[in-house]
RNA sequence: CGGGGCGUGGCGCAGUCUGGUAGCGCACCUGCAUGGGGCGUAGGAGGUCGGUGGUUCGAAUCCACUCGCCCCGA
Numbered sequence: 001c002g003g004g005g006c007g008u009g010g011c012g013c014a015g016u017c018u019g020g021u022a023g024c025g026c027a028c029c030u031g032c033a034u035g036g037g038g039c040g041u042a043g044g045a046g047g048u049c050g051g052u053g054g055u056u057c058g059a060a061u062c063c064a065c066u067c068g069c070c071c072c073g074a
Base pairs, nucleotide, nucleotide: 001073002072003071004070005069006068007067010026011025012024013023020057028044029043030042031041032040050066051065052064053063054062
């Protein structure tokens, strides 16, 4: 320098191809249950999707640029 992959609640991931209410597991909080805890059970909070711009009625998803990590090539 060129090519490719990944980036989404605290953590691990799905959703992207085919644009249409951002979801799952664990963790966390509350109630019940227990002598108390754990397990169990019922409920709850928390992310605007790495960043900026563009297309569109509408973007995590499409386009451009850019940042970080990883891999391959030179």

Model confidence (mean pLDDT): 84 of 100. A computed fold for a 74-nucleotide RNA from an Arenicellales bacterium, annotated as transfer RNA. Its Rfam family is "tRNA". The family's RNA type in Rfam is transfer RNA. The sequence was found in a public genome assembly. NCBI's taxonomy places the organism under Bacteria, Pseudomonadati, Pseudomonadota, Gammaproteobacteria, Arenicellales.